[in-house]
RNA sequence: GUUCAUCUUCAGGGCAGGGUGUGAUUCCCGACCGGUGGUAAAAGUCCACGACCUUCUUGCAAAAGAGGCUGAUGCGGUGUAAGUCCGCGACCGACUGUAUAGUCAGGAUGGGAGAAGAUGUGA
Numbered sequence: 001g002u003u004c005a006u007c008u009u010c011a012g013g014g015c016a017g018g019g020u021g022u023g024a025u026u027c028c029c030g031a032c033c034g035g036u037g038g039u040a041a042a043a044g045u046c047c048a049c050g051a052c053c054u055u056c057u058u059g060c061a062a063a064a065g066a067g068g069c070u071g072a073u074g075c076g077g078u079g080u081a082a083g084u085c086c087g088c089g090a091c092c093g094a095c096u097g098u099a100u101a102g103u104c105a106g107g108a109u110g111g112g113a114g115a116a117g118a119u120g121u122g123a
Stems, first nucleotide, its partner, number of pairs: 002122001004120007017029003031103002033093002035049004044091002053068006073089005095106003
């Protein structure tokens, strides 16, 4: 440096200020936020993954396994190299509840891509 196994810990942010209204952090003006791995150099909008929702199989159950679904970026600049950087302008965001919600409350003290580490083991 590395293979495999087991275990531990960690693993999501955000409506300031104002308007209308009996009532809205939900509407309107405006504000704010950006999980994980990859990519010749850093990504919410490229590629893939997780989450939500959903189908099937196994199971008494807990749960496990295999699928489906899955949003959004243009122009200019620098450079060997950037849909990732810089400048300008856009756009997107599950379900349930509630005056219509990316930001409130809830399922969730959940799940989880994955990150770090410990121990053992093979070469």

Model confidence (mean pLDDT): 83 of 100. A computed fold for a 123-nucleotide RNA from Brochothrix campestris FSL F6-1037, annotated as FMN riboswitch aptamer (RFN element). The source organism's lineage runs through Bacteria, Bacilli, Caryophanales, Listeriaceae and Brochothrix campestris. RNAcentral records the identical sequence in 2 taxa. Of the family's consensus pairs, 100% are formed in the model. The sequence is in RNAcentral, with records from Rfam and Ribocentre.